[in-house]
RNA sequence: GCUCGUUCGCGCGACUGGCGACCUUGGAUGGAGCACCAUCGGGAAGCGCGGGCCAUAUCCGCCGCGCGCCUGGGCAUAGACA
Numbered sequence: 001g002c003u004c005g006u007u008c009g010c011g012c013g014a015c016u017g018g019c020g021a022c023c024u025u026g027g028a029u030g031g032a033g034c035a036c037c038a039u040c041g042g043g044a045a046g047c048g049c050g051g052g053c054c055a056u057a058u059c060c061g062c063c064g065c066g067c068g069c070c071u072g073g074g075c076a077u078a079g080a081c082a
Stems, first nucleotide, its partner, number of pairs: 005053008015043002017070004027040005041065001061075003
């Protein structure tokens, strides 16, 4: 000095489902039918770029519209193969 970590700004952004109870409400509309699709509203890990902070800073994971039970995904990390 860089990386990692953390934080700020900008851009991109996967995934955002079913049932039930409670409840003033607890996504809406339309369609389909084994937990899906489209649009709108809301959320969102993470990726890229540019800065700040900065050390005994690491890891023992993260993400969706209150709660519970489920279903199906995404991301990060480690290893291997192509």